[in-house]
Context: one part of a larger RNA
């Protein structure tokens, strides 16, 4: 010079877009953040039983240098909701839970009898079709006629089953690239690679018996440190360098550490169970918790907002719908953090170049300075008043924002500039005071009686609602 999620001094009209804990992945009061269905059922209550959904959405960057991520490539899989296509939907019977009693407790839990529903469980039978063995054929594998509505007595509407396809979504594999150290040279036994077994949705030492003895490495193994990682962001004519806030995209994680349980998918933030520290409650027997959601508290720091309003919109889940329910999101507040815009007046006339400062032996002086006084214009901005939206998705109704933005009257120059420099680099000089003191200083380097360098006062330069200085990067 450019940049910045910046902080700090001084100083501060307004508007719009955007940004806002970069440190302690540090503890965390207090409220919200994931619930829906009575067109599946018992009950009739705000409960429970089912289904579906809580694996998305939100937040964070500890970890991890390769079970990550970019890019390009494959083949040994899966997939609930959505779509299209063929087809079925037969019999049979059965617990339970809310409940009533019972047992037991401070609580939070909790026994044990009865009694019942289902679109909740089982069993059979069918086998369009997949699978498998065989090639006549055999063997496995499926359901809920449940429910509403309307005419009418059978349609239609949503649901169940199976089987193929499609959509999208997931897993897996490979091949290249992805930081520093050699004052880290060897490293490895499930280790490498076979056969046979298990296992997975799937391929595979994924695992495990036996066998054989490989594998990786100075083209850097192993180790040790660092660090998510990408599109992008800065800077730079470019090559390159440095970075990885906000927004997308993948990944990890949810106090820490371990495991599985339901599912289509999870080893699951706001589920479960174990363990561990730490916090609270206890009648000492026992128990509860988990903000790296969104507000907000202490801590830490140089340093970072509101315990707001709203589901109108968009999007998600639930439901046939109507509609609930959503701190996702849509906004309002806060902050000159930034980035871009506009203001703080405009013309005229104005020399007695006023008065005041300031400087000066050319004093009828310069210099502030045409500046002001003064007259006139205009009102962006301010202030009072009045009118008032798109955003709603073409019938009606639905707007948190918000009486907002915006339009119109009306008053009235009215409400609105500072900051830092001024020896050279580097645009701007003079006086006083201070005497090598007080102090300045990015670098040379000022300062010891006449200091354009310190500190004021005047002037003057520069940027300008900002300016300056510190920090990082280029």
């Nucleotide at each position: 010079g450019g940049a910045u999620g910046a902080a700090c001094g001084c100083u501060g009209g307004c508007g719009g877009u955007a940004u806002g804990c970069u440190u302690a992945a540090c503890a965390c009061a207090u409220g919200c953040a994931a619930g829906u269905c009575g067109u599946a059922c018992g009950a009739u209550c705000u409960c429970g039983u089912g289904g579906c959904g809580c694996a998305c959405g939100g937040g964070u960057g500890a970890g991890u240098a390769a079970u990550a991520c970019a890019u390009g490539a494959g083949a040994a899989u899966u997939u609930a909701c959505c779509u299209u296509u063929a087809g079925a939907a037969a019999g049979a019977g059965g617990a339970u839970a809310c409940c009533a009693a019972u047992u037991g407790u401070a609580a939070a839990a909790u026994u044990u009898u009865g009694a019942u529903a289902a679109a909740c469980c089982u069993c059979u039978a069918u086998a369009u079709g997949u699978a498998c063995a065989u090639u006549u054929u055999g063997u496995a594998u499926a359901a809920a006629a449940u429910a509403u509505u309307u005419u009418u007595u059978a349609a239609a509407a949503u649901g169940u089953c199976u089987a193929a396809a499609g959509a999208a979504a997931a897993g897996c594999u490979c091949a290249u690239g992805u930081c520093u150290g050699a004052u880290u040279a060897g490293c490895u036994a499930g280790u490498u690679g076979g056969u046979g077994a298990g296992g997975u949705a799937a391929u595979a030492g994924c695992u495990u018996a036996c066998c054989a003895a490989g594998g990786c490495g100075a083209u850097g193994a192993u180790c040790a440190g660092u660090a998510g990682u990408u599109g992008g962001u800065c800077u730079g004519a470019g090559a390159g360098g440095a970075u990885g806030a906000u927004c997308a995209g993948c990944c990890a994680c949810a106090u820490u550490g371990g495991a599985a349980u339901u599912g289509a998918a999870a080893a699951a933030c706001g589920g479960u169970c174990c363990a561990a520290a730490c916090u609270c409650u206890u009648a000492c027997g026992a128990g509860a918790g988990a903000c790296a959601g969104c507000a907000g508290u202490g801590g830490g720091g140089a340093a970072u907002u509101u315990u707001c309003u709203g589901c109108a919109a968009u999007g998600g889940g639930c439901g046939a719908a109507a509609g609930c329910c959503u701190g996702a999101c849509a906004g309002g507040g806060c902050a000159a953090u930034a980035c871009c815009g506009c203001g703080u007046g405009g013309g005229g006339a104005g020399a007695u170049g006023a008065a005041g400062g300031c400087u000066u032996u050319u004093u009828u002086a310069g210099u502030u300075g045409u500046a002001a006084a003064c007259c006139u214009c205009u009102u962006u901005u301010u202030u009072u008043a009045a009118g008032g939206a798109a955003g709603a998705a073409g019938a009606u109704a639905u707007g948190a924002c918000g009486g907002u933005a915006c339009u119109u009257a009306a008053a009235g120059a009215a409400u609105a500039a500072g900051c830092a420099u001024c020896g050279g680099c580097u645009a701007a000089c003079u006086c006083u005071g201070u005497g090598c003191c007080a102090g300045c200083a990015g670098c040379c380097g000022c300062g010891g009686u006449a200091a354009g360098a310190c500190a004021g006062g005047g002037g003057a330069u520069g940027c300008a609602a900002g300016u300056g200085u510190u920090a990082u990067c280029c």
Predicted 3D model of a 474-nucleotide part of an RNA (small-subunit ribosomal RNA, 5' domain) from Spumella sp. NIES-1846. Its mean pLDDT, the model's own confidence on a scale to 100, is 81. Its Rfam family is "Bacterial small subunit ribosomal RNA". Gene Ontology terms of the family: structural constituent of ribosome and ribosome. The RNAcentral record of the full RNA draws on ENA and SILVA.